[in-house]
RNA sequence: CCCAGACAAAGGCAAACCGCUUGAGAAGGCGGGACGCAAAGUUACGGGUCCGUGGGCAGCCAACCAAGGUUGGUUGUCUCAGGAAAGCCGAACUGCCGAG
Numbered sequence: 001c002c003c004a005g006a007c008a009a010a011g012g013c014a015a016a017c018c019g020c021u022u023g024a025g026a027a028g029g030c031g032g033g034a035c036g037c038a039a040a041g042u043u044a045c046g047g048g049u050c051c052g053u054g055g056g057c058a059g060c061c062a063a064c065c066a067a068g069g070u071u072g073g074u075u076g077u078c079u080c081a082g083g084a085a086a087g088c089c090g091a092a093c094u095g096c097c098g099a100g
Stems, first nucleotide, its partner, number of pairs: 005097001012037002017032006035087001041093003045090003049084003054079011
């Protein structure tokens, strides 16, 4: 230095949940709290996941009326745009320790 990672040492991070707060939402921030983590440090490059103000489609209600459509409201669904996390898998960068 590289690979690897202890019933080691010094430390570190912090799930769920709760309180406050921002956001349409996924989710974020602060505090509490620890399920766990040898990269649970950073990036978001690939796959996967989530949201969906906006848009498409369908139903319902109302109004107009040239009788087939238009407009508005609302419900459901899809998810292009856009957005979120990354402690799912892979990838890249950096990194503590010293038994084997």
c-di-GMP-I riboswitch aptamer from Stieleria marina, 100 nucleotides, folded computationally. The sequence was found by an Rfam model in a public genome assembly. Rfam family: c-di-GMP-I riboswitch aptamer. Rfam's curators write: GEMM was predicted in a large-scale screen for bacterial structured RNA regulatory elements. Rfam links the family to the GO term cyclic-di-GMP binding.